[in-house]
This is a predicted structure of a 75-nucleotide RNA (transfer RNA) from a Bdellovibrionota bacterium. RNAcentral records the identical sequence in 2 taxa. The sequence is in RNAcentral, with records from ENA and MGnify. NCBI's taxonomy places the organism under Bacteria, Pseudomonadati, Bdellovibrionota.
RNA sequence: GGUCCCAUCGUCUAGGGGUUAGGACGGAGCCCUCUCAAGGCUCAAACACGGGUUCGAUUCCCGUUGGGACCGCCA
Numbered sequence: 001g002g003u004c005c006c007a008u009c010g011u012c013u014a015g016g017g018g019u020u021a022g023g024a025c026g027g028a029g030c031c032c033u034c035u036c037a038a039g040g041c042u043c044a045a046a047c048a049c050g051g052g053u054u055c056g057a058u059u060c061c062c063g064u065u066g067g068g069a070c071c072g073c074c075a
Base pairs, nucleotide, nucleotide: 001071002070003069004068005067006066007065010025011024012023013022018055027043028042029041030040031039048064049063050062051061052060
């Protein structure tokens, strides 16, 4: 350098055009308890970035950035 894959709450992940963007762990509050743990309820927290297509993009296309695999070169 070429081809391909990946990027979603703090972490792990689901979702592949119209969802209030869901779940688990973690965090905060409340309930329960004499207290703690466990348990229950509630809350906060995310679509890497820039364009394009579309009535509508987290989802499709292009590019950038970062990570990974394979191939090539090592002059």